[in-house]
RNA sequence: GGCGGUGUAGCUCAGUUGGUAGAGCAGCGGACUCAUAAGCCGCGGGCCAGGGGUUCGAAACCCUUCACCGCCA
Numbered sequence: 001g002g003c004g005g006u007g008u009a010g011c012u013c014a015g016u017u018g019g020u021a022g023a024g025c026a027g028c029g030g031a032c033u034c035a036u037a038a039g040c041c042g043c044g045g046g047c048c049a050g051g052g053g054u055u056c057g058a059a060a061c062c063c064u065u066c067a068c069c070g071c072c073a
Stems, first nucleotide, its partner, number of pairs: 001072007010025004019056001027043004049065005
């Protein structure tokens, strides 16, 4: 330098015929217990890596930039 993959909640990841953003773990609260833990019930937390475009509508399509990983040279 060329090609490809990944980037979504604190962490690990779902979400692909475009239509209000989810799970598990972690955190907080409640109930239970003499008390703690586990298990149970509930809650909060993300303008989806940045910018632009297409569209009535974009995490998802197009262009570009950045970070990381891999292959080729």

Model confidence (mean pLDDT): 83 of 100. A computed fold for a 73-nucleotide RNA from Nitrospira sp., annotated as transfer RNA. Taxonomically the source falls in Nitrospira (Bacteria, Pseudomonadati, Nitrospiria, Nitrospirales). It matches the Rfam family "tRNA". Rfam classes the family as a transfer RNA.